[in-house]
RNA sequence: AGAGUUUGAUCCUGGCUCAGAAUGAACGCUGGCGGCACGGAUUAGGCAUGCAAGUCGAGCGCGAAAUCCGCCUUCGGGCGGAGAGUAGAGCGGCGAACGGGUGAGUAACACGUGAGCAACCUGCCCCCGGGUCCGGGAUAGCCCCGGGAAACCGGGAUUAAUACCGGAUACACCGCGGCGUGCGCAUGCACGCCGCGGCAAAGGAUUUUUCCGUCCGGGGAGGGGCUCGCGCCCCAUUAGCUUGUCGGCGGGGUAACGGCCCGCCGAGGCGAAGAUGGGUAGCUGGUCUGAGAGGAUGAUCAGCCACACUGGGACUGAGACACUGCCCAGACUCCUACGGGAGGCUGCAGUCGAGAAUCUUCGGCAAUGGGCGCAAGCCUGACCGAGCGAUGCCGCGUGAGGGAAGAAGGCCCUCGGGUCGUAAACCUCUGUCAGGAGGGACGAAAUCUGACGGUACCUCCAGAGGAAGCCACGGCUAACUACGUGCCAGCAGCCGCGGUAACACGUAGGUGGCGAGCGUUAUUCGGAAUUACUGGGCGUAAAGGGUCCGCAGGGGGUCUGCCAAGUCCGGUGUGAAAGCCCGCGGCUCAACCGCGGAAGUGCACUGGAAACUGGCGGACUGGAGUACAGGAGAGGAGAGCGGAAUUCCCGGUGUAGCGGUGGAAUGCGUAGAUAUCGGGAAGAACACCGACGGCGAAGGCAGCUCUCUGGCCUGUUACUGACCCUGAGGGACGAAAGCGUGGGUAGCGAACAGGAUUAGAUACCCUGGUAGUCCACGCCGUAAACGUUGUGCACUCGAUGCGGGGCAUUCGUGUUCCGUGUCCAAGCUAACGCGUUAAGUGCACCGCCUGGGGACUACGGCCGCAAGGCUAAAACUCAAAGGAAUUGACGGGGGCCCGCACAACCGGUGGAGCAUGUGGCUCAAUUCGAGGCUACGCGAAGAACCUUACCCGGGCUUGACAUAUACCGGCCGGCCUGUGAAAGCAGGCUUUCCCGUUCUGCGGGACUGGUAUACAGGUGCUGCAUGGCUGUCGUCAGCUCGUGCCGUGAGGUGUUCGGUUAAGUCCGGCAACGAGCGCAACCCGCGCCGCCAGUUGCCAUCGGGUAAUGCCGGGGACUCUGGCGGGACUGCCCGUGUUAAGCGGGAGGAAGGAGCGGACGACGUCAAGUCAGUAUGGCCCUUACGCCCGGGGCUGCACACGUGCUACAAUGGCCGGUACAGAAGGAAGCAAUGCCGCGAGGCGGAGCGAAUCCUGAAAGCCGGUCUCAGUUCGGAUCGGAGUCUGCAACCCGACUCCGUGAAGCCGGAAUCGGUAGUAAAGGCGGAUCAGCCACGCCGCCUUGAAUACGUUCCCGGGCCUUGUACACACCGCCCGUCACAUCAUGGGAGUCGGAUGCACCCGAAGUCCCCGCGUAAAAGCGGGGCCGAAGGUGUGUCCGGCGACCGGGAUGAAGUCGUAACAAGGUAGCCGUUGGGGAACCAGCGGCUG
Repeated sequence: AGAGUUUGAUCCUGGCUCAGAAUGAACGCUGGCGGCACGGAUUAGGCAUGCAAGUCGAGCGCGAAAUCCGCCUUCGGGCGGAGAGUAGAGCGGCGAACGGGUGAGUAACACGUGAGCAACCUGCCCCCGGGUCCGGGAUAGCCCCGGGAAACCGGGAUUAAUACCGGAUACACCGCGGCGUGCGCAUGCACGCCGCGGCAAAGGAUUUUUCCGUCCGGGGAGGGGCUCGCGCCCCAUUAGCUUGUCGGCGGGGUAACGGCCCGCCGAGGCGAAGAUGGGUAGCUGGUCUGAGAGGAUGAUCAGCCACACUGGGACUGAGACACUGCCCAGACUCCUACGGGAGGCUGCAGUCGAGAAUCUUCGGCAAUGGGCGCAAGCCUGACCGAGCGAUGCCGCGUGAGGGAAGAAGGCCCUCGGGUCGUAAACCUCUGUCAGGAGGGACGAAAUCUGACGGUACCUCCAGAGGAAGCCACGGCUAACUACGUGCCAGCAGCCGCGGUAACACGUAGGUGGCGAGCGUUAUUCGGAAUUACUGGGCGUAAAGGGUCCGCAGGGGGUCUGCCAAGUCCGGUGUGAAAGCCCGCGGCUCAACCGCGGAAGUGCACUGGAAACUGGCGGACUGGAGUACAGGAGAGGAGAGCGGAAUUCCCGGUGUAGCGGUGGAAUGCGUAGAUAUCGGGAAGAACACCGACGGCGAAGGCAGCUCUCUGGCCUGUUACUGACCCUGAGGGACGAAAGCGUGGGUAGCGAACAGGAUUAGAUACCCUGGUAGUCCACGCCGUAAACGUUGUGCACUCGAUGCGGGGCAUUCGUGUUCCGUGUCCAAGCUAACGCGUUAAGUGCACCGCCUGGGGACUACGGCCGCAAGGCUAAAACUCAAAGGAAUUGACGGGGGCCCGCACAACCGGUGGAGCAUGUGGCUCAAUUCGAGGCUACGCGAAGAACCUUACCCGGGCUUGACAUAUACCGGCCGGCCUGUGAAAGCAGGCUUUCCCGUUCUGCGGGACUGGUAUACAGGUGCUGCAUGGCUGUCGUCAGCUCGUGCCGUGAGGUGUUCGGUUAAGUCCGGCAACGAGCGCAACCCGCGCCGCCAGUUGCCAUCGGGUAAUGCCGGGGACUCUGGCGGGACUGCCCGUGUUAAGCGGGAGGAAGGAGCGGACGACGUCAAGUCAGUAUGGCCCUUACGCCCGGGGCUGCACACGUGCUACAAUGGCCGGUACAGAAGGAAGCAAUGCCGCGAGGCGGAGCGAAUCCUGAAAGCCGGUCUCAGUUCGGAUCGGAGUCUGCAACCCGACUCCGUGAAGCCGGAAUCGGUAGUAAAGGCGGAUCAGCCACGCCGCCUUGAAUACGUUCCCGGGCCUUGUACACACCGCCCGUCACAUCAUGGGAGUCGGAUGCACCCGAAGUCCCCGCGUAAAAGCGGGGCCGAAGGUGUGUCCGGCGACCGGGAUGAAGUCGUAACAAGGUAGCCGUUGGGGAACCAGCGGCUG
């Protein structure tokens, strides 16, 4: 100090989340020792038991007992002494008001801080002065009697005092009066003197001198009371509160002021600087956090306050309205003899309850402190200690050194190894803690006294022995592998993991972190500049009020004098201690503790300064305003006037339609419309001018004239003299729609009706049409009321328009002020953009924002006739919601341009039959894959067995195949037998290889059989783990890089632009300059020519020969073959074009502008295809998911689709005759002539490993026939007979012949191919192959067209541009109703509870008052009065719980309906308002451009 998370990526805004520290904690796992702290935070819930406040005999009067001793005895006991003046209670004094607990209440002078009391009190303590004389009567106790269960009470008699009373004395004290001095902030105070009046007392002890007390007065110390300034939480959805209220006079009361209380008088007092009300809360020193400012908090310790079962009350006292006192009332608990009583742990310990949760019914007064006492001493759950709890902080240990190229074991592994790991073992040591033994404190002040405690500490001893866990390891965040699991189980703080290779789940190994702890949860601060004082914002992200006026408030020009409130400097007082910080010191260190210092930013007082702010005074003119002159304008209000148009009415002309739309229809019209002419009526709005123009604060304002009226600009002087700016509340104005009353109504036109459209059409379009639109008056008060930009002032380069003035002018213009636009500098901004009309730089004031949804909502309040408006939450929910810009993709956006893309033309498909593939169905199996284009005559260039992967059955198990080892046997091989369908199983015969050799034999080897082990094998799964290859976009013209430049960045530039091309092809230009992969070219074939070569090809010339044939000799001319060259390059001419690239035309040429065809496929896309071609990771099978064999299936058939073949015929069929190819193939082959067969074919075999031999080309042409017919078309199907291949044609081959002759007469919607040697038509060849289901595929030649106006439209594509809410990218995104589930919430007849106001009733205790009795006076008793707690009744207010039902909201992988929005989203969208509709929405009116 930051990080993660919105996006494909980027920058910004913004929320959420994390890392830190902390805690009186709790929970989970684990747990060795010690020190120091801390430990009922919840029910201020209830409490058993014990203890927690007594003490004084030196104030006073009484005064036992047990027991012992003695004496007596009637043996029951009595008396005396000791116990003992003890225990004990009582009178009296002091204390009990401290100490201890708790935080309920309290928002308050309660607390904090600083002042004040001239308005006060103060026991005990200290100092000073003075005094203590004379008397008196009671009473508790005790005793007696009585009542009561008890608690307790009553009566009688007797008694003491430092108890009580009277009197005396008292200058000081108090009261009154007078005089004087001094002083003060007002009232006044202090002191001195005089006079009058009033008030005191207590004694006790004592070694007889003192001590302790006591009274009056003064002073002090400490404590307290009261008053004031300032500070002190949330809600304004609490805005008004108040009648003792505010003040006065008088009185009462108090220690004391006071309306504290009372009587009378007055009518005040408080409040937006927040009264009143509601909620919450003890306050502070401090504590936690933080860089600080701040935020949060108020345990322990310390100060203050409040409370003591709840409420009320007083008494006593120096002090209380009194925690362990009293009275009353209430609730609760207990006792009871039912008549009455008792009690109050929020003291210490303990218990129950509730709770996630908080300890021992311990020891001691040794220390410190407190009460009483002269003292000894007593009391003290204050306190000091110990116990329990890892609750926290701190310290220590669980060992140290050596020890392998590294044991075992675990884990991983590419099988080589790696790792746990010097870790262990083992060796050598040490001795903290714990353990044993011995010693043994400080704490104790002059003496005595130690609970802690035989503790701390010290010494010795033994012995590595007794002592490690927890969390994490996807990113943030440090730490990775294996297995298991398979969107399951689970994890998760956020982002997110898991759907078969998961570093994210679980386990293991390993690793990281911390360590007697570690994690989790909760909470606080931090990070968060995310409430911004320090330190934020508001054009588009959340945020400028619709506009103006204006009270309060805030701010305010120049000069000057005074003051000194703010401000600044100094001083004084205070800011308790503890804590924090610094220094020093004490426990071995530390935590902890002691001492000193500093700090405590504050408050008060005081001295000073006078710049600034402020106050008072004076002056000024620049701000502001006034007067005067001139000026522009749809500024406002009222009245009047005008023309055009629309509609309606009347009349004329006129006739069959008009109108309307994408096209129509509804509608109007022969009762005469529309059209046209004339006349009339009415209402509304004002064309042109007109503008990027003007005016107004905004809304808004438009024909013309008049009247009234607001504001503005310019100019010049004069005047006023800061009069100013802003503006919470408040007031006024405020488009459209809408509301009320009355009028008006031509056109338009929500609703409504009809017609269309459509799947539907509650819409868009059309025909009608009511409110409304208009006027008057009154409401409403909202808009995308927008420049989404509050108002005012000042400052900061320019350029160029427009409007209104002034000045100058050489009439071109220049300059100045105001207004209104555009473009830009600096600067600002996340960017877009803004830029003297700021969104720049500053000042002043106001308004507003703080994640999205819920929600422009609910409730409450205010306003409104209503509609509704203003103000404005929460629960709950999400990890985002957003802004700008970037690259793509997309658009029923635009521009440019391509392609058999459309169009034009030719021929097909879709209909038929058959073939073939596929789906489906079927089946034991119909093996598998391929799936829009880009699967479907595809993998198949050959399924009868084989193939073959499928099914059934029969078999084999080291295997059909590879490598290796060990052992045994044998060569291998050949032949045969049994069984069997075969495979196989069982068995027999035969033969024998090479090398060495001490050669009957042994050893070794090759080969082979068997056994065994490693292993083989798998067309089993995953093409979504892969390589390779392939398809497709697409032969499309694109895709990128380096450097530079631009941009915060994604990224851009280059590659865009102007031309041009088939082309990112080339040219030109340009912040780009180059380059790469593509394009083109280089390669192959075809077309022309030349050269070379000349057989098997060729044959012009010469010769020979034949029935004929290059048949032969020969020839190289030609054709051809096949090798090498040439040729074409826009080279030439004209035109055009930037003189360029190029284009158009022409010449020449076999060929032109790429001559034609092929091979060749950029970056990438489709998780495209293929694990079944091969390869290959992982997973799976192992007498089977491997292997062999027989048979079957892949050929099954109601159907559906794709691709083809053959046809439907006369441009044809059939018959006869007759011609012309190319390219291929051929030895287990092609096969001629010949013979046989109608034929398939057979016999046979010349020739040929092939320019030599083999293969009838067909359409065509000539002739004939058929004559429009389901035919002499068509050939399916079926019957029969054959041929060939093959082990074998049943399932399931092809072909031939004879017979049979089906559908079909040109094909619906729709759809395919082709732009020239192409389509169409015709045949020929080849691969695979025994044969063939080939009509397929790949090739070859023959014949050989038609058409292209053109680019609007369909499809695909390229470039530029635009919009976007899309980015798994339009097959995208996304809205609302409905249905279901869950959750929270509003309303709700009511109902229940809590709090509280007011009125009234009742009225305890008690103070005060009155009356009576009583008394010397009192006390007391009785009665009454005021007030008065709880309670009761009534009526309000507020808060909360529940509530049938109603309402919306949120959420929830695959529900329903539509398609509203995002691209012109297919009717541009949105805002306000009104109406309508299943729903999104639609329509009207006005507004906005986002």